[in-house]
About this RNA
Model confidence (mean pLDDT): 83 of 100. This is a predicted structure of a 1498-nucleotide RNA (small-subunit ribosomal RNA) from an uncultured bacterium. Its Rfam family is "Bacterial small subunit ribosomal RNA". The RNAcentral record of the sequence draws on Greengenes.

């Protein structure tokens, strides 16, 4: 760093998907160890049991328990706080830390940087004090009421508890005089001194505490500035609400409270509102910038069942405190109580899911103490989980017979694979055993030594010394000992993306699947399996974030046509702005200090055997704050200028707007005249109109609309958009050349105006035309296309609407950058009479450089290159739809989503293909002919239907007288029935044998039994040919796939196409060569050309036939001699004609014309033949999964005593019927009979069979000659000449049936042909339709041959006799070349819409209902707080003794919970309904794609 996916193929748009990283994860499989981490993301649900905050006897009165001393005793035991210590209780200190968990919170929060008006237990230092009194109250004890919790009520008692007095500063108030305000003691030692029998106790030193004060340290409040999610389909929001003043309160500033006064305060830079959310250091990812997140580890907030409340206290409005109310669980004696695990374990429960009711206070650290020590679910360990991170090991070396066994095999082999056994070795980790008191640990108290203190060898404190105990983890780490390869591999995946392929199985099944997409019998995609591949105590899946995605684009996208410029101008706020000069420094730019917690990130070092990890040090932290410079940009302020812009003076152009008038044409109607049968419409027609006088014409009038020529890629406007002429008003541009302002400018969110056509209101008007509407056609149908008629509208006024494919699908300004050609408007030069050139300005166009596009294109009117401001997109449907809001009279507009489906949709371009698309141009395509088919009998092949079977294939043209060039058996593949299983046929094969023949008897026959004759050939001596034959291997299939194949054939089509190589052009599929001008049967030549050449195809070259020579002359031939039975019979002869070799001949070669002088054409001579002479054979690249497995060859499957052999006898020949293809006919150009003639071209020995003879004939008998230019099939027949029929079911036609024969052949019934004689069917030339054929052709006449015993109306070939026609190219039908649209590539037999009907899915509406949240007015008012009050009470303290403060009590304010009422909001749910999406084969049509058949569209 990319890759698959959209197309026949391509380039670009575009979205969807993979590879990569993480993760408090979960799931599946599987699971050796060790370290070092992490572990309810859900239900801030509920919560049994233990623990989690205590401690101090050196603050106190004391003694419930233990123990120890002493006393004492009735030997049970009492007793005494004496001592250790110490339960409750007074007190003090802590319980506000620490430990959990994020519900709330969008700012009373976090983060950074600042500030001033504040407080502070415990610590630190300093300064001054600690005087001297008093009254209580718990425990106790006595006694009450209580189920209990607990409470009342008498009495006693202490203190560092409580409470005056005194003293008091530098402490606080303060009107500046003043006034006011404090303590608490304890504990240790002790030589004097002083009390005291003593004990001690006063003192004195020490040491802790206490008071008050100052300042520090640390810690909390409070204020500011900045930045911190979505959502305008929340835009207005606010009365304590801004401010001020006074009073109150607080630690402390302040509407923090309150009284007045003012009427402000926020907000488009997004206020209110709604929805979501703890905030940060950091984590993850990312190249970065960013973009998710915010476990664990640390700040900082919040919260402790829910809700309010406050008390105490330095700190709380307090997780394990109170005190209400709510709910929920729990006791109860029913009366009334108890309680909060979001501490730590653990339960339930919820969930895809998260652990032990463990250990130790050793160690860190906390509360208390003087301290010993006490507590400590903070901590530290240790279980449980592969949940992550790192690190190890599951052995190493050697081993070819390349074992066995799997696999797969083309059967030779290959592969598993040095892999394994085997040999030789080692022993990490685990497992057993030992050793480890090593490391973590350094300490406290007591003791020694020395200093300070002090009267002091107490005491206290400092230092240093020795010494002693203290381990939860722990069966520690680590080292060591023996054994012994022993205990230790699995998961994905192999079609592409993606590293990794084969077998057998299934057969659009079951299944896979991330995205394209595999599966319909040869699946590298689905299960196995065997090999691979990757990763490795783990794989893989599923979830989630980033990433790739430049796929929201700051950095780094677009916007003519892929999504994507508002329909247009104006202007508000903002944003951006011309030349000079000067001040300022905010903005910038540079230094500097300050922060920017630690922890992680990075770098370096170290510790742990490494590495995870851990520790120490540095950088780094891109912000924010001060401050000190710089000034060249920008901003501000000045002063200035004239190039942007703008004004004035002159001329111009014009469909520029808005009004008044005025005019000629043309439709329409009306009245007159004229005038007669039709007018009118159409593809053709009919509706309509018209004998009641129409179209048609002349005259006249009415009336509204609209304004022909001129008229132009010509004007003018900001866009819609303007069009007859003529006046009134009136916008805007252009140009010139001088003066004048002196940036006054550009864009423009909101906003307010203009806006085609249709609509809509209200009043006119109404000629044309012309939605709805009726009506005629058209059609299968015709709510349409066409036609006759016709209402809104279309016109005016005035008002709405506010919208188009309002299009250059291209926003506006300004600036620059090749030229050439046109036209409008204005000026300047030359000319100047005019036309006309040239520069210039301001529009409109066409081409075109550079550059730009993905290409078409675009190109000073830019899509180029720059700036500057707005708009707007971000996959396709779903949708410009739902809802909500704002406009509107309404139709609607505007703004504008989601669920939910698809993997694409799209743009340019390219090659086909097609089009009821153009152009050229061929073919018997049609046209012009001649003959047929379709009708009738018959043949045959088919379909269909029968059938035991009617064997199989062939199915538009390109199946259908086709395979089949011969079904009675056979052939036969089909059915019946009888047999046979190494088999009728190969190959190997112990082993025996001749082989092979006659007969008989049973059966239908295959077969089976019985018997008789034969006893072999050939050899190289090895064997070999024939026959039987046992066992296996096999053998055999006309069984299947023709869509697994080969081969071979059909078709386009004997059409003129196909196509490569280099080289050019194109980003590219491609494209050029193949086009284009002629010409031609032909890509056939020519000539022109970025193309020059070449290859398959055309042609020729090969047969064959038309002409001549040459050779040769038998079985041919006979002109000339000669013979002759008169027959080339003969002799002779080969000239001829023939045979059959070999040649020659035709090439637009000549002449003439036309053509570009070419290539070719037309016409001529000449020639037997003339423009490829006729015919053949020859079939490019391909297309149709055309056709064949049943010629034949073959993969895979499938039969194996049968789907394989064999016999026998049937069927392949059936018969309502339908279609092909043919015969033969319907007569007279014929039938009949009678006579005369001429051919090719085959075949013939298991053939042809002559002559001769019988038969009416088929035929027979006969048996010459021929192995064939000799012989034989073989008489050709239309034709000709006679005769005769006479237009009729006939003297035509011959079907059909009867009878009687011949012939082939084992056999003619099913089932042959052919003869005689009888019978004489339909048929009178054939509807719609459709075939063939251009010359030796149709047409029409007979011969021959394969096949074959026999059996031809098919088919293959021969010759006789022989025609019409062809203007032509418009039309069908095929094809070729170019060009054109395309939404089509399975390629029009394509593609594709839409109702309906069914399934499913998510959505809107919807009487209504359920609940959450919330405003707003009102009741109500617990607990406390404050204020008030004389109904009680009144220990210290004051008192004048009467009280006061002060306390209870009641009350007023404030206020939670609760409750009416009315509204706003979200969410579920609703009978019904509306559309949408999806869904192999349903229904109707055919709307788009080609001129989609009425061009498409908005």
């Nucleotide at each position: 760093a990319g890759a698959g996916u959209u197309u026949g193929a391509u380039c670009c748009u575009g979205g969807c998907u993979c590879a990569g990283a993480u993760u408090g994860a979960a799931c599946g499989c599987u699971g050796g160890c060790g370290g070092c981490a992490u572990g309810c993301u859900u239900a801030a649900c509920a919560c049994a049991u233990g623990c989690a905050a205590g401690u101090c006897g050196a603050a106190c009165g004391g003694u419930a328990a233990c123990a120890g001393a002493c006393c004492u005793u009735u030997c049970g035991g009492g007793g005494u706080g004496c001592u250790g210590a110490c339960g409750a209780g007074u007190g003090g200190c802590g319980g506000a830390c620490g430990g959990g968990u994020g519900a709330g919170u969008a700012a009373u929060a976090c983060a950074u940087a600042g500030g001033a008006a504040u407080u502070u237990g415990c610590c630190u230092a300093u300064u001054a004090g600690u005087g001297g009194g008093g009254g209580a109250c718990a425990a106790c004890u006595u006694u009450a009421g209580g189920a209990a919790a607990c409470u009342g009520a008498a009495g006693c008692u202490a203190a560092u508890a409580c409470c005056g007095c005194a003293u008091g500063a530098g402490c606080c108030u303060u009107a500046a005089g003043a006034g006011g305000g404090a303590a608490a003691g304890g504990g240790u030692g002790c030589g004097a001194c002083c009390c005291g029998u003593g004990a001690g106790g006063g003192g004195c030193a020490c040491u802790u505490g206490c008071u008050a004060a100052u300042a520090g340290a640390g810690a909390a409040g409070c204020c500011u500035a900045u930045g911190u999610c979505c959502g305008a389909u929340u835009a207005g929001c606010u009365a304590g609400u801004u401010g001020g003043u006074g009073g109150g309160g607080u630690a402390a500033a302040g509407g923090c409270c309150u009284a007045c006064c003012a009427a402000g305060g926020c907000g488009a830079c997004g206020a209110u509102c709604g929805g979501u959310a703890g905030c940060u250091g950091g984590u993850c990812u990312g190249a970065g910038a960013g973009g998710a997140u915010g476990a664990u580890c640390a700040g900082c907030c919040a919260c402790a069942c829910u809700g309010g409340g406050a008390c105490u206290g330095a700190g709380a409005c307090a997780c394990g405190g109170c005190c209400c109310a709510g709910a929920c669980u729990c006791c109860u004696g029913c009366g009334g109580g108890a309680g909060g695990c979001a501490g730590c374990a653990g339960u339930g429960g919820g969930g895809a899911a998260u652990a032990u009711u463990g250990g130790a206070c050793a160690a860190u650290g906390g509360g208390c103490g003087a301290a010993a020590g006490c507590c400590u679910g903070a901590u530290c360990c240790a279980g449980c989980a592969a949940u992550g991170c790192c690190g190890c090991g599951u052995g190493u070396g050697u081993g070819a017979a390349g074992a066995a066994g799997g696999c797969c095999u083309g059967c030779g082999g290959g592969u598993u694979g040095u892999a394994a056994a085997g040999c030789a070795c080692u022993u990490u980790c685990a497992a057993c055993g030992g050793u480890g008191a090593a490391g973590a640990a350094a300490a406290a108290a007591g003791c020694c030594a020395a200093g300070g203190u002090a009267a002091a060898u107490a005491g206290c404190u400092u230092u240093g010394g020795a010494g002693c105990u203290u381990g939860a983890c722990g069966u520690u780490a680590a080292c060591u000992g023996g054994a012994g390869a022993a205990g230790a591999a699995g998961c994905a995946c192999c079609g592409g993306c993606u590293a990794a392929c084969u077998c057998c199985g299934u057969g659009c099944a079951a299944g896979c699947a991330g995205c394209c997409g595999c599966g319909g019998u040869a699946a590298u995609a689905c299960g196995g399996a065997g090999g691979g591949u990757g990763c490795g105590a783990g794989c893989g899946u599923u979830a989630a974030u980033c990433g790739g995605a430049a796929u929201u684009a700051c950095u780094g996208g677009g916007c003519g046509u892929a999504a994507a410029g508002c329909g247009c101008a104006c202007g508000u706020a903002g944003g951006c702005g011309g030349c000079a000069a000067a001040g300022u420094a905010a903005g910038u730019u540079g230094g500097a200090u300050g922060u920017g917690a630690a922890a992680g990130c990075c770098c370096c070092a170290g510790g742990c055997c490494u590495a995870a990890c851990c520790u120490g040090g540095g950088a780094a932290u891109g912000g924010c704050a001060u401050u000190c410079a710089a000034u060249a940009c920008u901003g501000u302020u000045u002063u200035g200028c004239u190039a942007g812009a703008g004004u004035a003076u002159g001329a111009u152009a014009g469909a520029g707007g808005a009004u008044a008038g005025u005019g000629g044409a043309a439709u329409u109607c009306c009245u007159g005249g004229u005038g007669u049968a039709g007018c009118g419409g159409u593809g053709a027609a009919a509706u309509g109109c018209a004998u009641a006088g129409a179209u048609a014409u002349c005259a006249g009038g009415a009336g509204g609309a609209a304004c022909a020529u001129c008229a132009g890629u010509g004007g003018c406007g900001a866009a819609g958009g303007c069009g007859a002429c003529u006046g009134u008003c009136u916008g805007g541009a252009u140009c010139a050349a001088u003066a004048c302002u002196g940036a006054c400018g550009c864009u423009g969110a909101g906003g307010a105006g203009c806006g085609a056509a249709a609509g809509c209101g209200u009043g006119g008007g109404g000629a044309u035309c012309a939605a709805a509407c009726a009506g005629g056609a058209u059609u299968a149908g015709a709510u349409a296309c066409c036609c006759u008629g016709g209402u809104a509208g279309u016109c005016c006024a005035c008002g709405c609407u506010g919208u188009a494919a309002a299009c250059g699908a291209u926003g506006a300004g300004a600036a620059c950058u090749a030229g050439c050609c046109g036209u409008u408007g204005g000026g300047c030069a030359c000319a100047a009479a005019a036309a006309g050139u040239g520069c210039u300005u301001a529009g409109u166009g066409g081409c075109g450089c550079a550059g730009c596009u993905a290409a078409c294109g675009c190109g000073a009117u830019a899509a180029g290159u720059u700036c500057u401001c707005c708009g707007c997109c971000u996959g396709g449907g779903g949708a410009g739809u739902a809802c909500g809001g704002u406009c509107g009279c309404a139709a609607g507009a505007c703004u504008a989503a989601a669920a939910c489906u698809c993997a694409a949709a799209g743009g340019a371009a390219u090659u086909g293909a097609c089009g009821g698309g153009g152009g050229c141009c061929c073919g018997c395509a049609c046209a012009a002919g001649c003959g047929g088919u379709g009708g009738a009998g018959c043949a045959u092949g088919u379909g269909g239907u029968u059938u035991a079977a009617u064997u199989c294939g062939a199915u538009g043209c390109a199946a259908c007288g086709c395979g089949a060039a011969a079904a009675a058996c056979c052939u036969u593949a089909c059915c019946u029935a009888c047999c046979c299983u190494u088999g009728a046929c190969a190959u190997u094969g112990a082993c025996a044998g001749a082989a092979c023949u006659g007969g008989c008897c049973a059966g239908a026959g295959a077969u089976g039994g019985c018997u008789g004759g034969g006893u072999g050939c050939c050899u190289u001596c090895g064997g070999g040919c024939c026959u039987g034959g046992a066992a296996a291997a096999c053998a055999g299939g006309u069984g299947c796939u023709g869509c697994a194949u080969g081969g071979c054939u059909g078709u386009c089509g004997u059409c003129a196409g196909c196509u490569c190589g280099u080289g050019u052009c194109g980003u590219g599929a491609g494209a050029u060569g193949u086009u284009g001008g002629g010409u031609u049967a032909a890509g056939u030549c020519c000539c022109g050309u970025a193309a020059c050449g070449a290859g398959c195809g055309c042609a020729a070259c090969c047969c064959u036939u038309g002409u001549c020579c040459u050779u040769a002359g038998u079985u041919g031939c006979c002109a000339g001699c000669a013979u002759u039975u008169c027959g080339g019979a003969u002799g002779g002869g080969c000239a001829c004609u023939c045979u059959a070799a070999g040649g020659a001949g035709a090439c637009c070669g000549c002449c003439g014309g036309u053509g570009a002088u070419a290539a070719a054409c037309c016409g001529g001579a000449g020639g037997a033949a003339g423009g490829u002479g006729g015919g053949g054979a020859u079939g490019a690249c391909g297309u149709c999964a055309a056709g064949u497995c049943a010629u034949c060859a073959u993969g895979g499957c499938c039969c194996u005593u049968a789907u394989g052999g064999g016999u026998a006898g049937g069927g392949c020949u059936a018969c309502a019927c339908a279609c092909g293809u043919g015969c033969u006919a319907c007569a007279a150009u014929g039938g009949u009979a009678a006579g005369u003639a001429c051919g090719g071209a085959g075949g013939g020995u298991c053939g042809c069979g002559a002559a001769g003879c019988g038969g009416c004939g088929a035929c027979g008998u006969g048996g010459a000659g021929c192995c064939a230019a000799u012989c034989c099939c073989a008489g050709a027949a239309a034709a000709c000449u006679u005769a005769u029929c006479g237009u009729a079911g006939u003297c035509c036609g011959g079907a059909u049936u009867g009878c009687a024969g011949u012939c082939u052949g084992c056999a003619a019934c099913u089932c042959g042909a052919c003869u005689g004689c009888a019978u004489g069917a339909a048929g009178u030339c054939g509807g719609a339709a459709u075939c063939g054929c251009u010359a030796g052709u149709a047409a029409u006449c007979g011969c021959g041959a394969a096949u074959c015993a026999g059996c031809a109306u098919g088919u293959c070939g021969c010759g006789g006799u022989g025609a019409a026609u062809a203007c032509g190219u418009u039309c069908c039908c095929g094809g070729g070349c170019c060009u054109u649209g395309u939404a089509c590539a399975c390629a029009c037999c394509g593609c594709c819409c839409g109702u309906c009907a069914c399934a499913c899915c998510a959505u809107g509406g919807g009487a209504g209902u359920u609940g959450g949240u919330u405003g707003c007015a009102c009741c109500a008012g617990a607990a406390g707080u404050a204020g008030g009050u004389u109904g009680c009470u009144g220990a210290a303290c004051c008192c004048u003794c009467g009280g006061g403060a002060g306390g209870c009590g009641c009350u007023u304010a404030c206020c939670a919970c609760g409750g009416u009422g009315u509204g706003a909001u979200c969410a579920g749910u609703g009978a019904c309904u509306g559309g949408g999406g999806u869904g192999a084969a349903g229904u109707c049509g055919u709307a788009a794609c080609a001129a989609g058949g009425u061009a498409a569209c908005c």